A computed fold for a 404-nucleotide RNA from a Planctomycetota bacterium, annotated as Bacterial RNase P class A.
A source record names the gene rnpB.
The coordinates come from a structure-prediction model, not an experiment, and the mean pLDDT is 76.
The RNAcentral record of the sequence draws on ENA.
The model forms 91% of the base pairs in the Rfam consensus.

RNA sequence: GGCGUCGGUGAGGCGGCCGCGUGGCGGGCUUGCCCGUCACGAGGAAAGUCCGGACACGGCAGGACACGGUGGUGGGUAACGCCCACCGGCUCGGGCAACCGGGUUAGAGACAGUGCCGCAGAAAGCAAACCGCCGAUGGCUCGGCUCGCAAGGGUCGGGCACAGGCAAGGGUGAAAGGGUGCGGUAAGAGCGCACCGCGCCAACGGCGACGUUGGCGGCAGGGUAAACCUCACCGCGUGCAAGCCCAAGCAGGCCUCGGCUCGGUUCGCCGGGCGCCGUCGGUCCGACGGUCGAGGCCGGGUAGGGUGCUCGAGCCCGUUGGCGACAGCGGGCCUAGAGAAAUGGUCGCCCCCGCAUGGCUUGACCAGGCGGGAACAGAAUCCGGCUUACGAACGACGCCGCGC
Numbered sequence: 001g002g003c004g005u006c007g008g009u010g011a012g013g014c015g016g017c018c019g020c021g022u023g024g025c026g027g028g029c030u031u032g033c034c035c036g037u038c039a040c041g042a043g044g045a046a047a048g049u050c051c052g053g054a055c056a057c058g059g060c061a062g063g064a065c066a067c068g069g070u071g072g073u074g075g076g077u078a079a080c081g082c083c084c085a086c087c088g089g090c091u092c093g094g095g096c097a098a099c100c101g102g103g104u105u106a107g108a109g110a111c112a113g114u115g116c117c118g119c120a121g122a123a124a125g126c127a128a129a130c131c132g133c134c135g136a137u138g139g140c141u142c143g144g145c146u147c148g149c150a151a152g153g154g155u156c157g158g159g160c161a162c163a164g165g166c167a168a169g170g171g172u173g174a175a176a177g178g179g180u181g182c183g184g185u186a187a188g189a190g191c192g193c194a195c196c197g198c199g200c201c202a203a204c205g206g207c208g209a210c211g212u213u214g215g216c217g218g219c220a221g222g223g224u225a226a227a228c229c230u231c232a233c234c235g236c237g238u239g240c241a242a243g244c245c246c247a248a249g250c251a252g253g254c255c256u257c258g259g260c261u262c263g264g265u266u267c268g269c270c271g272g273g274c275g276c277c278g279u280c281g282g283u284c285c286g287a288c289g290g291u292c293g294a295g296g297c298c299g300g301g302u303a304g305g306g307u308g309c310u311c312g313a314g315c316c317c318g319u320u321g322g323c324g325a326c327a328g329c330g331g332g333c334c335u336a337g338a339g340a341a342a343u344g345g346u347c348g349c350c351c352c353c354g355c356a357u358g359g360c361u362u363g364a365c366c367a368g369g370c371g372g373g374a375a376c377a378g379a380a381u382c383c384g385g386c387u388u389a390c391g392a393a394c395g396a397c398g399c400c401g402c403g404c
Base pairs, nucleotide, nucleotide: 001400002399003398004397005396006395007394012350013349014348015347016346017345018344020041021040022039023038024037025036026035027034028033029032043376047387048386050385051384052383053382054381055239056238057237058236067235068234069233070232071231072086073085074084075083076082087107088105089104090103091102092101093100094099108230109229113228114227115224116223117222130170131169132166133165134164137163138162139160140159141158142157143156144155145154146153147152178196179195180194181193182192183191197219198217199216200215201214202213203212204211205210243307244306245305246304252298253297254296255295256294257293258292259274260273261272262271263270264269275291276290277289278288279287280286314333315332316331317330318329319328320327321326351373352372353371354370355369357367358366359365360363
């Protein structure tokens, strides 16, 4: 000097002017707008909507099945898949070693049952034998000696690798039925032994996961459960567009009032004519279409308004307990609540950084000038987490490079 991880931090401070949102107060009128003034006005992640709760409505006797989730132990918490501490495994560094320190880890059960284990390989699950080793024993064969009249037999030595034995060595694979060494054997093998590993039992320590020590067992049915599954524990559904209240207009129901006439009627009304209204048309005739309106009341309820709504598992400081997460106590504080949604702009002074210039008393100096003060990102019922995104400077740690 660069890079990485973690930590707190997150538009530098003060003031003026203009502007935006919400609320309080005062005023004006055209009564839902305007004016004045005061106060407050985004984040560490407000994000992803992944997990857990509060709250609300619906559902629900209890239990079981089904479905979903979690999975070492103990603790924290309203709760959690989060956090803390510890245990075991793996791994890195230091150390001769015992051990110490850091990182990481979905870490229950594989003799309940089922499935799967590609390729390679002889064999991948009631293990197997390709190369290889042996061939003691049996077999075949050659030779010597010997018994026998002969057939044949006995014995010693050699060969073959036929029967057969082996699982050491090679080879395949992620994985081949413990590892190293000595003995043993025809060759071998926990076949025997020592140490390590593994399993079982006991004692001791620990709340516990587990650890230590001792004894026994030659070693037993390989792996895989973020495969089905088993076990233990947890879990009703939907979400503030939850929900509650008020309630225009239109439509609906009921009542009252408002033209004539004819016919039918199930007495609610229906149909025709006149009348009236609208369209066509300059007007008339004519054609076509319509024939209800006004007022009041009622329930549900749309738009809209109100509420839920922000004081809450709240924040800050101190103190006590605890290794810690966290909890108790005391004091102080109030910090957006709006509807598709406001928090911005500019100027001045100071501060910080950089650049060049000038000055001298050459300094971690002074002066004025110019430029810069960013990124990720925008609350929408609230809260606890997790994850992801991100600027510059600072602090801690690690790695790399250069110089002395």